[in-house]
C1' cells in the first nucleotide's frame, strides 16, 4: 500500500427512556444515561425511510379538516465518496 477484525494497547462515540432549550413536525442540540459501534468519524451523491411548514387542490364563507408536494429530516437502513487508530496476515 492491499486485505482482514481471530488477538493486544490507548483511546472514542452513545440506542433507548428522563430533564431543559430550539422546531410545524420529523428532528437537533445540552446534560444524564449505555443499547450497541472497527469507522455509530464526516459528505444527502444514488436508493430507501420519516415529516409535511411554505404553496396547490378539495369540502361549505371565515377558520378549521383532509388529500398532494421537500426545499426539511435520518450517514446508529443499505450502498458510494473522503479522511481515519490498533491488530494480524
Nucleotide at each position: 500500500c492491499g486485505c482482514u477484525g481471530c488477538u493486544c494497547a490507548g483511546a472514542g462515540c452513545a440506542a433507548a427512556g428522563c430533564c431543559g432549550c430550539c422546531g410545524a413536525a420529523a428532528g437537533g442540540c445540552g446534560g444524564u444515561g449505555a443499547c450497541g459501534c472497527a469507522g455509530a468519524g464526516c459528505c444527502a451523491c444514488g436508493g430507501g425511510a420519516c415529516u409535511a411548514a411554505c404553496g396547490c387542490g378539495a369540502g361549505c364563507u371565515a377558520g378549521c379538516u383532509c388529500g398532494c408536494c421537500a426545499u426539511g429530516u435520518c450517514c446508529g437502513c443499505c450502498g458510494g465518496g473522503c479522511c481515519g487508530c490498533c491488530a494480524g496476515c
This is a predicted structure of an 89-nucleotide RNA (c-di-GMP-I riboswitch aptamer) from a Gemmatimonadota bacterium. Its Rfam family is "c-di-GMP-I riboswitch aptamer". From the family's description: GEMM was predicted in a large-scale screen for bacterial structured RNA regulatory elements. The source organism's lineage runs through Bacteria, Pseudomonadati and Gemmatimonadota. The sequence is in RNAcentral, with records from Ribocentre.